Predicted 3D model of a 409-nucleotide RNA (Bacterial RNase P class A) from an Acidobacteriota bacterium. Taxonomically the source falls in Acidobacteriota (Bacteria, Pseudomonadati). Rfam family: Bacterial RNase P class A. It is annotated as a ribozyme. A source record names the gene rnpB. The prediction has a mean pLDDT of 76. The RNAcentral record of the sequence draws on ENA.
Order: sequence, then C1' cells, then structure tokens
RNA sequence: GGAGCCGGGCAGGCAAUCGCGAGCUUGUAAAAGUUCGAGGAAAGUCCGAACUCCACAGGGCGGUGUGCCUCGUAACGCGAGGGAGGGGCGACCCUACGGAAAGCGCCACAGAAAAUAUACCGCCCCGCAGGCCGCGGGUUCGCCCGAGGCGGCGGGGUAAGGGUGAAAAGGUGCGGUAAGAGCGCACCGCGUCACUGGUGACAGGGACGGCAUGGCAAGCCCCACACGGAGCAAGUUCAAAUAGAAAAGCGUUCCCGCAAGGGAUAAGGGCGGCCCGUCCGAAGCUUUUGGGUAGAAUGCUCGACCGCAGGGGCGACCCUGCGGCUAGAUGAAUGAUUGCCGCUUCCGUCCCGCGCCCCGUGCGCCCCGGGCGGAGGAACAGAAUUCGGCUUACCGCCUGGCUCCGGCG
Repeated sequence: GGAGCCGGGCAGGCAAUCGCGAGCUUGUAAAAGUUCGAGGAAAGUCCGAACUCCACAGGGCGGUGUGCCUCGUAACGCGAGGGAGGGGCGACCCUACGGAAAGCGCCACAGAAAAUAUACCGCCCCGCAGGCCGCGGGUUCGCCCGAGGCGGCGGGGUAAGGGUGAAAAGGUGCGGUAAGAGCGCACCGCGUCACUGGUGACAGGGACGGCAUGGCAAGCCCCACACGGAGCAAGUUCAAAUAGAAAAGCGUUCCCGCAAGGGAUAAGGGCGGCCCGUCCGAAGCUUUUGGGUAGAAUGCUCGACCGCAGGGGCGACCCUGCGGCUAGAUGAAUGAUUGCCGCUUCCGUCCCGCGCCCCGUGCGCCCCGGGCGGAGGAACAGAAUUCGGCUUACCGCCUGGCUCCGGCG
C1' cells in the first nucleotide's frame, strides 16, 4: 500500500420567529409565564414475561412446542462459553446437532442389484464339440499324432476389476487362492467393554469382536422435557337522555262500613230487558332504587429504569455505592420557516502543495493532502399498558482489535 474478518458508537449542531401536547404557577375568566416532549429500530407482532380477568380436585388419551453440553436470566424458542460436524490459506463463519439393531413407509432416472441382496461385462474351473492359428513329430503325401493359443455351447465358482447412480453391502495394502473373498494379517473406520481426563457434551489411549448396522425422522413415528384460555378494546370506578324493571305515594272506579277507615284496582259507567256493538272513562302522574349505554375517570407510567464509579466473572451477567427523573396523547401532540456552522458528492481554480528541467515571477499535475468559488445530498422510519429478546428496514459518518498478500528498511 492492497484485499478482507469481527466488534462498539452516532443518527447533524446553534439561534430567531410562528405553532402543537402535557405538568406546574398566577389569574374570576380569557389568558400569560415556566419546565418537559419519540427510536435504534418506536416497525413486524415472531418468542418470553409482568399485570388483569375467566376457568381449574386428581389422573389418562389427544394436541402444540422445544431438542449436543454447561452457565446467565424473572422467563424464553434469547444470550454467553464450550463440544461435535462442515466451510475458508487465515482472521473467522455456518449448523432443526435426540433416536434409523421399536415398528411402518419411501429411495425418481440409470443400473445386475436401492436392502430377504444380486450378477450385465469381466476373471477362474469343469464338461461337450472338434472351428481357426501357428509349432513339433510321423507319413503310403490323402493325412495322422502330440502339446499350446484363440473362439463356440453348457454347468459351476467369484464379487478383486469395469460400468450405473446422490448413495452399492466397510476402506487401503500385503499375504492367500483356480480366480477371488475379513479367507488371514497390519493400519484406518465401526461395534462392545471397562480405564483415564472433563461438572458435562465429549476426548484419549487399551482390550475384545471380522463387521453385524445403506440413506431419509425437514414422512409417520419413538424418547425426554415444557405447556389452561383471553388480552389494557384486559380490568375497575363514577354516571346523563331515552326505553324497560322494582318499590312507595297520589289519582281513577267499585265494594264493605253510620263514621274513622279497610279491601280490590284496570276495573267501571252511558245507550239497553240481555248479548253483540258503540260512546265515555281508563290503559296515568310523581318520587326513589338498582342494573346499564353515551360520556368521564382510573389502569398510565418510578421501572426486572437510566448514568457514573468500584469490585467479581473468559463471557453473557452479577454485587455494592453515589447521582438522576427521561412523552403519556386518545379524530391521537412531539412540527414548520429562515440564517450561520459542521459532514459529504461532483465541477472549476495551480492560491498553497507535489513533480520536472533549460533554474525562470518557467512548465506540468485538481489521480493523493489543504485553501477558495459554484451546484447538489442528508437515510430508515414515528410512541399508544410496560419490560426482555429475535427478525427486518436504513443516506452516511466516527472508532477499536485482528488476518492474508505485496513493497521498502
């Protein structure tokens, strides 16, 4: 100098003017003054809790979720540290990472065979038939005999080699064999058993076993553990109008009674002999009570809170001390404009600066640093009961540690 890896932080600043919401103070009120007023994700609503209401003897079936170990935490499916496996030269990164000898199911195409093993080519042995080739010997020159090679047909052995596939029945090598084969041996892998180290996941070496157990559980399933439901529109309090409910009184009419009073009450009265019918009257008024709607209040923001310091721990995190108060709106406030400064991108200018020589008020370079001038840019997004996480979005800027490569000393 180049290329990367892992973290931490910020999310423009100041001023003026005009506005919005809440608290406090003054004021009869109108209003005035003063203080405070979004985020790292307030988002998605994916996990876990606090809080509230409902349900709840106990057990079983079923369902859902989680799934290496230890630790942290109020809790978690989160975090930290570690183990195992995988990727990268490396810093470092990734992993739904329990069980496939409980059972069922599936494994396309290709391939002999995809799981009761099997045999396409090949390799080897035996038999049959005597086809072809060369060699040796014999010969009456027609052929005959002998050993061998290649090929054909049939039977058997084999799983080394070839070939198929994502995956092929342990791998490599030596021995062995007719050819082969864990058939035998060594090493690796695998299984079983104890041993050692570790809290543990696991690791290490040892003995035994000749190999039994192909893959998929992100197919059903099995194992272990956990799990009641709804959510601040939870819940609680106050409480109009209208309608309905209950009680009391008044009123209406009738009956009893000399009267005081009592009882009944939608009964009753007129027309009329009676029924139907029709008319009148009545089907009401007042007060109180409780439920409850609108509405209002509460829940509501001081909390597993924030900052700093010290201590413990590899770390997540914990302990102690001191200090701080940091939105509580609800048709939902937290904004707008202007100016200056800061950041940044592009363009221009050789004013510094840098390079070159013919050393001059010379030439070249805005690709690296600064100055000046001009034109732009500044994201993602906004509380709604509150916390702890995860995930996703984001213009850019600052900063710590580490790795690899190249050059110079």